This is a predicted complex of two RNAs, RNase P RNA and transfer RNA, with 398 nucleotides together. It holds a member of the Rfam family "Bacterial RNase P class A". By type it is a ribozyme. Its mean pLDDT, the model's own confidence on a scale to 100, is 80.
[in-house]
RNA sequence: UAAGCUGGCCGGAUGUUCGCCCGCCCAUCGCGAGAUAGGCGGGAGGAAAGUCCGGGCUCCGAAGAGUAGCGCAGCGGCUAACGGCCGCCCAUCGCGAGAUGAGGAUCAGAGGACAGAGACGAGCCUUGUCAGAAAUGACGAGGGUGAGACGACCAAUCUCUGCGCGGAGCAAGACCAAAUAGGUUCCGAUCCAGGUGCUGCUCGCACCUACCGUAAACACAUCGGUAUCGGAACGGGUAAGGUCGCUUGACCGCCGGAGCGAUCCGGCGGCUAGAUAGAUGAACGUCCAAGACUGAACCCGGCUUACAGGCCAGCUUAAAUA
RNA sequence: GGGCCAUUAGCUCAAUUGGCAGAGCAGGACACUCUUAAUGUCAAGGUCGGUGGUUCGACUCCACCAUGGCCCACCA
Numbered sequence: 001u002a003a004g005c006u007g008g009c010c011g012g013a014u015g016u017u018c019g020c021c022c023g024c025c026c027a028u029c030g031c032g033a034g035a036u037a038g039g040c041g042g043g044a045g046g047a048a049a050g051u052c053c054g055g056g057c058u059c060c061g062a063a064g065a066g067u068a069g070c071g072c073a074g075c076g077g078c079u080a081a082c083g084g085c086c087g088c089c090c091a092u093c094g095c096g097a098g099a100u101g102a103g104g105a106u107c108a109g110a111g112g113a114c115a116g117a118g119a120c121g122a123g124c125c126u127u128g129u130c131a132g133a134a135a136u137g138a139c140g141a142g143g144g145u146g147a148g149a150c151g152a153c154c155a156a157u158c159u160c161u162g163c164g165c166g167g168a169g170c171a172a173g174a175c176c177a178a179a180u181a182g183g184u185u186c187c188g189a190u191c192c193a194g195g196u197g198c199u200g201c202u203c204g205c206a207c208c209u210a211c212c213g214u215a216a217a218c219a220c221a222u223c224g225g226u227a228u229c230g231g232a233a234c235g236g237g238u239a240a241g242g243u244c245g246c247u248u249g250a251c252c253g254c255c256g257g258a259g260c261g262a263u264c265c266g267g268c269g270g271c272u273a274g275a276u277a278g279a280u281g282a283a284c285g286u287c288c289a290a291g292a293c294u295g296a297a298c299c300c301g302g303c304u305u306a307c308a309g310g311c312c313a314g315c316u317u318a319a320a321u322a
Numbered sequence: 323g324g325g326c327c328a329u330u331a332g333c334u335c336a337a338u339u340g341g342c343a344g345a346g347c348a349g350g351a352c353a354c355u356c357u358u359a360a361u362g363u364c365a366a367g368g369u370c371g372g373u374g375g376u377u378c379g380a381c382u383c384c385a386c387c388a389u390g391g392c393c394c395a396c397c398a
Stems, first nucleotide, its partner, number of pairs: 001318010012287007020043006027036003045293001049304002052302005057169004064203004069165005074088005089103001090101004104160002109158002111154002124143008173244004183234007194208004209227005236397003251270008288291001323394007332347004341378001350364004371387005
């Protein structure tokens, strides 16, 4: 210098004016809830995306057991957890730096079309040597079919082994308020049994209201009715309204320590969107290397996918020079 | 915002221990008929939504994308 590999970071900056969302302060009005004006501060991402995994949180009969079902798979470690990450081994690819790997078991069993003599029982064609009069037999070599030919292989085919997994999701869920036909139908509310319930099956567990009639001393099964409660469907209503959940968190930055590393421990400092028809915008400028993919909606850890351009660090190969 | 499903011929749908993708309708040609319809016969028509992977072999198994569709408010 050229071609590459790996890891990390950024992903327009800035000024003026006018707006929007949130928090705090102050003033005015109001009994109050609050309203208005002003000031200060904050206001999308590395993927906010796909919703593919995992967890927190919330609700749901013991969130009980087995089985079914679903998922995972070298060994060890990290973690709240994971199908994620780290280290090592092995296999494949690459000259190399490195990359990729759903990488348990085919001495439990099933299946592997067509072709081929034959797909695990045996044995086709050619040929060599030996035996034999010959038919034929023994041993060996080669060929053909096929992905695979006597050695086995395939489990991202069934299956076996080991391990793990309850379900639903912030439209979860809690509270307040308005309105109505506070409606109709069906199911259930027991005592051998049966019904309901967190997909199926088995076991286990929990719950199963009150009154009247049946009912002729009392009690009770059964059936019927009424009220109540729970569930489902239909119909109806509403402002699909308000408050909470809602952002301080497995959080971020710096420093020190342990560890090869993922990661963990300690100290100091920081607060960095919280909307609910959904704010984060518009106009005019300036600068440059001329700006891609795209935008929160309960939160977080990952994976995957999309992405103009730029920066940094380490390393490899080739050539040249020293 | 959350959850779920589908994609195969022009249309509506099939296709399983992974092994040559089929049916009905529509369209085309021929026959029948004076003509048309109906009917009958024949042939054509497919990147199985896309891209990768596993496998000898993929509509089928796996991963990631794309497109389309459905359900979920509160009161009672």